[in-house]
This is a predicted structure of a 74-nucleotide RNA (transfer RNA) from a Negativicutes bacterium. Rfam family: tRNA. The family's RNA type in Rfam is transfer RNA. The RNAcentral record of the sequence draws on ENA.
């Protein structure tokens, strides 16, 4: 320098074919149980979905352009 993948909660990831509010596990906090920890239930809190634009009635999902990561070819 191209190319081709990736980017959603603090961590690991989902989210069919574009469709109603963006989930879950794990970590924090609370609260049950327990002598008491730990496990085991249960709740909560946490997200402008990398940034900027664009197409749509409607975008995490299409298209661009940028910027971080990662892989391959020179």
């Nucleotide at each position: 320098a191209c190319a081709c993948c990736u980017u959603u909660a603090g961590c690991u990831c989902a989210a069919u074919a574009g469709g109603a509010u963006a989930g879950a596990g794990c970590a924090u906090u609370c609260g049950c149980c327990u002598u008491c920890u730990a496990a085991g239930c249960g709740a909560a809190c946490g997200g402008u979905u990398g940034c900027g634009a664009g197409u749509u009635c409607g975008a995490g999902c299409c298209u661009c352009g940028c910027a971080g990561g990662g892989u391959g070819u020179a």